Description:
The RNA shown here (transfer RNA) has 73 nucleotides and comes from a Clostridia bacterium. The same sequence occurs in records of 2 taxa. The sequence is in RNAcentral, with records from ENA and MGnify. Its Rfam family is "tRNA". The family's RNA type in Rfam is transfer RNA. Gene Ontology term of the family: triplet codon-amino acid adaptor activity.

RNA sequence: GCCAAAGUGGCUCAGUCGGUAGAGCAGCGGUUUCGUAAACCGCAGGUCAAGGGUUCGAGUCCCUUCUUUGGCU
Numbered sequence: 001g002c003c004a005a006a007g008u009g010g011c012u013c014a015g016u017c018g019g020u021a022g023a024g025c026a027g028c029g030g031u032u033u034c035g036u037a038a039a040c041c042g043c044a045g046g047u048c049a050a051g052g053g054u055u056c057g058a059g060u061c062c063c064u065u066c067u068u069u070g071g072c073u
Stems, first nucleotide, its partner, number of pairs: 001072007010025004019056001027043005049065005
């Protein structure tokens, strides 16, 4: 330099055909317990890597850029 894949709560990942962004773990509060853990209930936490375009509507489609990983040279 070329090709491909990936980028979504703190972490690991879903999100189908474009139509209100979710789960598990972690965190906080509560119930329970002599106490801790476990279990159960609840709460909070995201401008979906960045910018632009298409569309009534974009995490999803198109373009450019950035980062990471793999391959080729």